[in-house]
RNA sequence: GGGUGUAUAGCUCAGUGGAUUAGAGCGUCCCGUUCACAUCGGGAAGGUCAUUGGUUCAAAUCCAAUUACGCCCA
Numbered sequence: 001g002g003g004u005g006u007a008u009a010g011c012u013c014a015g016u017g018g019a020u021u022a023g024a025g026c027g028u029c030c031c032g033u034u035c036a037c038a039u040c041g042g043g044a045a046g047g048u049c050a051u052u053g054g055u056u057c058a059a060a061u062c063c064a065a066u067u068a069c070g071c072c073c074a
Stems, first nucleotide, its partner, number of pairs: 001073007010026004028044005050066005
């Protein structure tokens, strides 16, 4: 230099046939249970869906560029 993959909650990931509002597990916080801790049950907070632009009535999802990190080729 060329090709290719990934980027979504603090962590690991799902959702990628456009409209049902962005979800799960773990973690954090609160409540209950316990003398207490753990376990268990209930609830809550937490996300500009990497960034920018475009298509569309409507984009996490489609298109382009850019950034970061991998892999392959030279």